[in-house]
RNA sequence: CGAACGCUAUCGGUAUGCUUAACACAUGCAAGUUGAACGGAUUAUUUAGGGCUUGCUCUAAAUAAUUAGUAGCAAACGGGUGAGUAACACGUGGGAAUCUGCCCAUCAGUACGGAAUAACACUUAGAAAUAAAUGCUAAUACCGUAUAUUCUCUUAGGAGGAAAGAUUCAUCGCUGAUGGAUGAGCCCGCGUCAGAUUAGGUAGUUGGUAGGGUAAUGGCCUACCAAGCCAACGAUCUGUAGCUGGUCUGAGAGGAUGAUCAGCCACACUGGGACUGAGACACGGCCCAGACUCCUACGGGAGGCAGCAGUGGGGAAUAUUGGACAAUGGGCGAAAGCCUGAUCCAGCAAUACCGAGUGGGUGAUGAAGGCCUUAGGGUUGUAAAGCUCUUUCAGCGGGGAAGAUAAUGACGGUACCCGCAGAAGAAGCCCCGGCUAACUUCGUGCCAGCAGCCGCGGUAAUACGAAGGGGGCUAGCGUUGCUCGGAAUCACUGGGCGUAAAGCGCACGUAGGCGGCUUUUUAAGUCAGGGGUGAAAUCCUGGAGCUCAACUCCAGAACUGCCUUUGAUACUGGGAAGCUUGAGUCCGGAAGAGGUGAGUGGAACUCCGAGUGUAGAGGUGAAAUUCGUAGAUAUUCGGAAGAACACCAGUGGCGAAGGCGGGUCUCUGGACCGUUCCUGACACUGAGACACGAAGGCCAGGGGAGCAAACGGGAUUAGAUACCCCGGUAGUCCUGGCCGUAAACGGUGCACGUUAGGCGUGGGAGGAGUCGACCCCUUCAGCGCCGGAUCUAACGCGUUAAACGUCCCGCCUGGGGAGUACGGUCGCAAGAUUAAAACUCAAAGAAAUUGACGGGGGCCCGCACAAGCGGUGGAGUAUGUGGCUUAAUUCGAUGCAACGCGAAGAACCUUACCUGGCCUUGACAUGCAUAUAGUAGAAGGGUGAAAGCCUAACGAGGUAGCAAUACCAGUAUGCACAGGUGCUGCAUGGUUGUCGUCAGCUCGUGUCGUGAGAUGUUGGGUUAAGUCCCGCAACGAGCGCAACCCCUGUGUCCUGUUGCCACCCCGGCGUGAGUCGGGAGCACUCUGGACAGACUGCCUCGCUUAAACGAGGAGGAAGGUGGGGAUGACGUCAAGUCAGUAUGGCCCUUACGGCCAGGGCUGCACACGUACUACAAUGCCCGGCACAAAGGGAAGCGAGACCGUAAGGUGGAGCAAAUCCCCAAAAACCGGGCCCAGUUCAGAUUGUCGUCUGCAACUCGACGGCAUGAAGCUGGAAUCGCUAGUAAUGGCGCAUCAGCUACGGCGCCGUGAAUACGUUCCCAGGCCUUGUACACACCGCCCGUCACAUCAUGAAAGCCGUUUGUACCCGAAGUCACUGUGCCAACCGCAAGGAGGCAGGUGCCGAAGGUAUGAAUGGUGAUUGGG
Repeated sequence: CGAACGCUAUCGGUAUGCUUAACACAUGCAAGUUGAACGGAUUAUUUAGGGCUUGCUCUAAAUAAUUAGUAGCAAACGGGUGAGUAACACGUGGGAAUCUGCCCAUCAGUACGGAAUAACACUUAGAAAUAAAUGCUAAUACCGUAUAUUCUCUUAGGAGGAAAGAUUCAUCGCUGAUGGAUGAGCCCGCGUCAGAUUAGGUAGUUGGUAGGGUAAUGGCCUACCAAGCCAACGAUCUGUAGCUGGUCUGAGAGGAUGAUCAGCCACACUGGGACUGAGACACGGCCCAGACUCCUACGGGAGGCAGCAGUGGGGAAUAUUGGACAAUGGGCGAAAGCCUGAUCCAGCAAUACCGAGUGGGUGAUGAAGGCCUUAGGGUUGUAAAGCUCUUUCAGCGGGGAAGAUAAUGACGGUACCCGCAGAAGAAGCCCCGGCUAACUUCGUGCCAGCAGCCGCGGUAAUACGAAGGGGGCUAGCGUUGCUCGGAAUCACUGGGCGUAAAGCGCACGUAGGCGGCUUUUUAAGUCAGGGGUGAAAUCCUGGAGCUCAACUCCAGAACUGCCUUUGAUACUGGGAAGCUUGAGUCCGGAAGAGGUGAGUGGAACUCCGAGUGUAGAGGUGAAAUUCGUAGAUAUUCGGAAGAACACCAGUGGCGAAGGCGGGUCUCUGGACCGUUCCUGACACUGAGACACGAAGGCCAGGGGAGCAAACGGGAUUAGAUACCCCGGUAGUCCUGGCCGUAAACGGUGCACGUUAGGCGUGGGAGGAGUCGACCCCUUCAGCGCCGGAUCUAACGCGUUAAACGUCCCGCCUGGGGAGUACGGUCGCAAGAUUAAAACUCAAAGAAAUUGACGGGGGCCCGCACAAGCGGUGGAGUAUGUGGCUUAAUUCGAUGCAACGCGAAGAACCUUACCUGGCCUUGACAUGCAUAUAGUAGAAGGGUGAAAGCCUAACGAGGUAGCAAUACCAGUAUGCACAGGUGCUGCAUGGUUGUCGUCAGCUCGUGUCGUGAGAUGUUGGGUUAAGUCCCGCAACGAGCGCAACCCCUGUGUCCUGUUGCCACCCCGGCGUGAGUCGGGAGCACUCUGGACAGACUGCCUCGCUUAAACGAGGAGGAAGGUGGGGAUGACGUCAAGUCAGUAUGGCCCUUACGGCCAGGGCUGCACACGUACUACAAUGCCCGGCACAAAGGGAAGCGAGACCGUAAGGUGGAGCAAAUCCCCAAAAACCGGGCCCAGUUCAGAUUGUCGUCUGCAACUCGACGGCAUGAAGCUGGAAUCGCUAGUAAUGGCGCAUCAGCUACGGCGCCGUGAAUACGUUCCCAGGCCUUGUACACACCGCCCGUCACAUCAUGAAAGCCGUUUGUACCCGAAGUCACUGUGCCAACCGCAAGGAGGCAGGUGCCGAAGGUAUGAAUGGUGAUUGGG
């Protein structure tokens, strides 16, 4: 908002209500009235008369009523609709050549005659509609005569022209004329949609003369004459549309719109036509043609709801076949009155606006119920209930208007008033992620669904669905559609074009736009005052009336406009006169690859001829194709031809741009400097138009050395239609003609003026100065760099502007589709130019920022490479993993950063897995209720694989109380609950790994930037280090680095047993050296506490402003972090872990919980990781013989002694440990053997006999003895660790643990190397810088073909419509003209006849229709093109 749809709905008032099919319409009504114009007819009454049947009929008259016909007026208003119309249709303001019934005013008149015709009667035709013939009759119907004012015509003499009566005597009418009022016709200025992919249109067309026609002007029509007229200020054509007052929106300017109300126009089934009339070319009149519908006796007829209701249809959608003329108004009438679907009312619809209600007060135990919960509570919520009060509205009863002035009220027993009863009958809709006011739970699990935009949903969804709660509006609330706003997003007010979309490739110039100084004039623009108009309604303001409001009424203001008039004259414009500064020009200089044509020069390349000369040349990353013994390449000489012009050469010069480069000459354009004579605004820009316009391409003819698309060959490559190489044709060159485009770029249109500078450079001029020259100063016009103000989103621009201003032109309006299609123009073609839409996306884009990345750059580090040493990968075994298998092989870890990992110990247990047997308040916790003395407990017995089940001798307790008893403990039963190694590590806490012990990560304040951000943290040095120093718009600070802590390396002091034994003493043994024991002692070693020590502190050199640093040295146990450990910044990987523990949510509850036995985790074709042992002589074996550290020990370590070949056993001293034990260190060293072999290497595998642990070694333990004696002779591609007490190598200990698969893990000591030139490369990392279309960040992003499906669209042989032009044919109705031999009442005439008229005929025009041919537009179309 004239709305529609969904859910809902108590009442009233006022408005509004087919926006679609101007589609078709059944039925009823919507325009009649007048008897006071007329003749009749009918009915009633009365009177008179006739017939008589005496109450019937006929006749006549009178009165009253009705009305078919004639006649008059109305029917042209009112009512409807918006199809057509882009137009004087409308709006506004003017104009002159007009008419106007009824109405008003004034003047004058209303005399005398006549002939007909409906009705009616009768006849005929027809189904009907209706028609025809004969006869009669009236008028305010028709005709004539008379009269004629201010009427009309006129040759100015004159001529022509009217009437109607009715009557109750009041009046109403009639005729002529003038004026008015009202209404209408005509003309003009201005305004009034879109398209140029519509650029030319027009033949009565434009004008004139004469005539016709009209109420009137006019090509309105006709004849003749002329050739005009309209158009870029948009004609013509096409599309769309009734116009306006107004309405909606907006701050306004505008934009959109034209329902209701009002003004105008147009139309009335479609097209044409006239008649009547004051007025029509007529919605409810006529004629014709057409389509459609209906009736029909088939011959013929009838009809027109876009009037009010109503029906069908169409549609998302729009009402009653109502009442009344009471009011307002209209028609007729003298009037009464009649008619009036105009109108006034009622009905339907929440369609809109406005108003009212659905109760008020009190009421806490904050009831119950619901929902949530941290289980305490919170919330719904004073809400309810309860108590009390009121009765608007609705309901019932009673009264009852105004609208009317005498009568008359549809509305209507309505509005309103009074009374009665009772909280009684009266609340919904949408939303709750952000925008945007309002939050939780459950369900669902990228499903179902939501969504205006962004976006929600993949197991904890405030976004889906439901609920509780909340928010908003409220008899409505949401949704959809449309319009304006926001949108400065078409920018007049009020935008832009270097890089975001956007400057034509460039000049010249037409129209147009715009334009210097002075004076004067005019008054068009402009400004001011007055007048007219701008309908009413609407809007606004102030009042008033309905209880208020909506609504209505009154008044004012306004209507921003147009016309007219009077002034003003600054500015703009017009006219006139002048000026010189803009512009142009004379003269004098001087620069230049400016252009054109004709000669000409040298170098080089190639080719040809000849000479010398010999095997290669050429080419490349490397090659090959290629050339060459038929003599190449190289070299010398001579010749030919074509093209291009090294050096000079320069962000140098010239030109409008494209562009221009050897040199000379010819012709020629433009700019610059200097002097200022002259002209006097002559200027600037520039739509169209026109000239020029690189490369490439095209046509014709030449030319052709080199180069070189296409093409051929060789390489490269997975391929290589490329990059590289060898060849090579168009072309490149010249002449003539086309093409007309480029990143034609300064990505910056032209012109003019103004606004700080510095430096350079090429061309002039002037000054100063010099012997001269450079240098220097000033100035003009160029070409550049830097930079201030300003501007800019930033980058940047910055007197050569992208600054500040003026003028003109061109261009832009989200990305894609697309600079494409169609149409037009141009072109030989290629193609150019102009230039869309459907469809699709929510972005595309610019500049800058921080990261990340780069087969970008710079600097620097790390066992990263390199240099070395030793391994792994090959063998056997051990162990872990994958896979396979299985009843189960429990689960987790999976690049580095999983794989001897969780697991520092799987035979049972562990154990989570499988099979089987059992239990169900449970193996374990807490609470409640009940029961409980032969109770709790329980030896024993039965069964069983065990668990369990059954049975059972014996057999209790604590606290309080005198006691009864109560309570506790235990047990049993029941209820709450326990329990879960079930799921989610992507819901989590905690913890761990990794980048990485890498040197980084940040903050405060300040400063810079519109901002993101930057600075600090960058730079120069230096360091292991963001370590330190210097510099610096930064100054400081924090977490990291370092240091502080522990171990170790040196010393001092203290300590002195269980450690030590040098000196001293005593004793034993021994010939002796010596050794054992004791005392004394604490010196030494050692134990473990305190302290010292190392800081570039000192010296020299290098470097430096300085500081730092580097190199060397002294001293020192140790020197530049002494060595090792602990210590891990901000963060990254949704990294690992719900199976360590904790924990949200979900799931199981006689089982996914619990108990037990057995099995499994040990399974084996394979594959991988990590280790051990080896392959041997630097070794192995035998014998001898030294030197450790660090640990552990009571259900323990276990000595000496004895037994056993040994594992081990017997036994038990000592030791809770500096005391005792484990405890033997091993490699090494010394001596001997082996002699290069599958061995005296290696030890797997297997047999057998044992030992130990343990309830138990079958699956499935370790160890020992004897026997057996496998692979393996140093390991492919590849790959790992390590920079010094390190690698390598040797042994020892410990945790777990009954035992052990430990060859693993964690520690300890012994022996003890090699190498590092160096940073190019591989890998990882740090800092700076650069590019970026990346930001889940290169494991990123992203392009095109093809395949399948879908959508819209272009082309297409054609086919089918719609609109329209032209030519011709046909030619209805009808006006007009001519004719009128057939006819005719009025007038003239005695008559004949005349005047006049009618039918009929002919002609022009002419709708529909037909034929032909164009144009425009739409649909469709096999196939096809791209999107």